About this RNA:
A computed fold for a 72-nucleotide RNA from Alistipes sp., annotated as transfer RNA. The prediction has a mean pLDDT of 82. It matches the Rfam family "tRNA". By type it is a transfer RNA. The organism belongs to Alistipes, within Bacteria. The sequence was found in a public genome assembly.
RNA sequence: GACCCCGUAGUUCAAUGGAUAGAAUAUAAGAUUCCGGUUCUUACGAUGAAGGUUCGAAUCCUUUCGGGGUCA
Numbered sequence: 001g002a003c004c005c006c007g008u009a010g011u012u013c014a015a016u017g018g019a020u021a022g023a024a025u026a027u028a029a030g031a032u033u034c035c036g037g038u039u040c041u042u043a044c045g046a047u048g049a050a051g052g053u054u055c056g057a058a059u060c061c062u063u064u065c066g067g068g069g070u071c072a
Base pairs, nucleotide, nucleotide: 001071002070003069004068005067006066007065010025011024012023013022018055027043028042029041030040031039048064049063050062051061052060
């Protein structure tokens, strides 16, 4: 330098263009307990960025950022 893959919640993962992006775990609060743990309930929290296509984009296209890989 060329090409390919990946990027979603604090973490690990879902969601084949369609109603509010879900789950587990973590954290906080409450219930339970003499206290703590366990268990149950609730809350909090995310599409790397910009632009385009579309009635509608996490998903498709372009550019860009970061990570990984193959070749030179």